[in-house]
RNA sequence: UAACUAUAUAGGCAAACCUAUCGAAAGGUAGGGACGCAAAGCCAUGGGUCUAACAAUAUUAAUUCAUGACUGCCAGGUUGCAUUU
Numbered sequence: 001u002a003a004c005u006a007u008a009u010a011g012g013c014a015a016a017c018c019u020a021u022c023g024a025a026a027g028g029u030a031g032g033g034a035c036g037c038a039a040a041g042c043c044a045u046g047g048g049u050c051u052a053a054c055a056a057u058a059u060u061a062a063u064u065c066a067u068g069a070c071u072g073c074c075a076g077g078u079u080g081c082a083u084u085u
Stems, first nucleotide, its partner, number of pairs: 002085002007082001012037002017032006035072001041078003045075003048070003055064003
């Protein structure tokens, strides 16, 4: 400098669940907790998924709608650690 095949010692992140809190909800944040993760670091850019307050249809039962969310669903962009080759 390149590769990202294999490994996970040190160090790192933290699913479900519980508590508190914000939110209409989805979900977020903090603490506890570990199912997993080598980008489970960052960016809603493309696809996908969730919610449906507002609005529209409709007419009291619902349907549609993102301006709300999810990067731990897949791509793309960008930065990067130990070891190994």
Overview: c-di-GMP-I riboswitch aptamer from Pelosinus sp., 85 nucleotides, folded computationally. The same sequence occurs in records of 2 taxa. The RNAcentral record of the sequence draws on Rfam and Ribocentre. Rfam family: c-di-GMP-I riboswitch aptamer. About the family: GEMM was predicted in a large-scale screen for bacterial structured RNA regulatory elements. Gene Ontology term of the family: cyclic-di-GMP binding. The prediction has a mean pLDDT of 79.